The RNA shown here (Fluoride riboswitch aptamer (crcB RNA motif)) has 71 nucleotides and comes from uncultured Granulicella sp.
The coordinates come from a structure-prediction model, not an experiment, and the mean pLDDT is 76.
It matches the Rfam family "Fluoride riboswitch aptamer (crcB RNA motif)". Its family is annotated with response to fluoride and positive regulation of gene expression in the Gene Ontology.

RNA sequence: GACAACUUUGGCGAUGGGGUUCGCCGAUACCGCAAGGGCAGGUUGCCCGCGCUGAUGACUCCUACAUUCUG
Numbered sequence: 001g002a003c004a005a006c007u008u009u010g011g012c013g014a015u016g017g018g019g020u021u022c023g024c025c026g027a028u029a030c031c032g033c034a035a036g037g038g039c040a041g042g043u044u045g046c047c048c049g050c051g052c053u054g055a056u057g058a059c060u061c062c063u064a065c066a067u068u069c070u071g
Stems, first nucleotide, its partner, number of pairs: 010025004016062006032052002036048005
């Protein structure tokens, strides 16, 4: 390093990490909004995403990005 077996248990909350806390799920949890367009067909469904906000579910700290001022 690879393979096999056994045992253990956790995971998620639109961009990173730590702490606290809440909720949800065991994947059915989670994967933001949205101009416009395409497909199907018949007013619904699916797909793409001009552009926009945000590093939190919430609080807090660090990091990254952004704005302003000073040295």